[in-house]
Parts: sequence; C1' cells; structure tokens
RNA sequence: GGGCCCCUAGCUUAGUGGUAAAGCUGCGGACUUUUAAUCCGUCGACCAGGGUUCGAUUCCCUGGGGGCCCA
Repeated sequence: GGGCCCCUAGCUUAGUGGUAAAGCUGCGGACUUUUAAUCCGUCGACCAGGGUUCGAUUCCCUGGGGGCCCA
C1' cells in the first nucleotide's frame, strides 16, 4: 500500500427493513438457622456522522476502533 471480516447491556452472544432477545454479572425478593445452590422479579445496549426509505441494529457512503491475509 491492497483485499476481506467484525463493532448490539458490565461480559459472552442472538437479532438479514416494522416493539432489540437470552445467558452470566449487578440490584430486590422467596426458600434456608446462616451461606451457597435453586426459583421469581428488575436495571441496563445498537461505534460516530450522513444518505435511501413511510419506517434503519439491519441497505449504501464516509470516518473511528479491532482482527485476518497479501505485498
């Protein structure tokens, strides 16, 4: 310098145009003599900007960050 892929909750991942989901963690509660385990509830997120669209996490462009390959 060139090519490809990824970026969603504190962490690990779903979600291919119409309400953003789950597990773990955190918080509250139930159970238990207590703790742990188990169960119930709950908080919390789409990398940034722009475009297309009635509507964008999703499609397009630019930028940022990360990874792999080639030179």
Source information
RNAcentral holds the sequence, with entries from ENA. Transfer RNA from an Actinomycetota bacterium, 71 nucleotides, folded computationally. Rfam family: tRNA. It is annotated as a transfer RNA.